[in-house]
């Protein structure tokens, strides 16, 4: 279920941050910037193993190690730093999937 959630696809809105040499621009250099394609990190919780203390029996409780475990938080690889492109996401409206948020 008059479709949760998850994914495409139109269309529309979408921020930040640069100087300087060569050169229309891009690019090369040389120093600085942003954070919202994407990637990496991680709390609480949750669970496993030991090892101690409790404890008729089931449950429990700390400690140490590990494995899961968010994000618009962080890193700044990547990607950006005139326009265009791209953009996390936000509306509309379609096509999938189908039950949880």
């Nucleotide at each position: 279920a008059u479709g949760a959630u998850a994914a495409u696809u139109a269309c529309g809105g979408g921020a930040g941050a640069u100087a300087c040499u060569u050169u229309u621009a891009a690019u090369a250099g040389u120093a600085g910037c942003c954070g919202a394609a994407g990637a990496g990190g991680c709390a609480a919780c949750a669970u496993a193993u030991a090892a101690u203390c409790a404890g008729c029996u089931u449950g429990g409780a700390u400690u140490a190690u590990g494995u899961g475990g968010a994000a618009u938080c962080u890193u700044a690889c990547a990607g950006g730093c005139a326009a265009g492109a791209g953009g996390a996401u936000c509306g509309u409206a379609a096509u999938u999937u189908g039950a949880c948020c």

A computed fold for a 101-nucleotide RNA from a Clostridia bacterium, annotated as Glycine riboswitch aptamer. The prediction has a mean pLDDT of 80.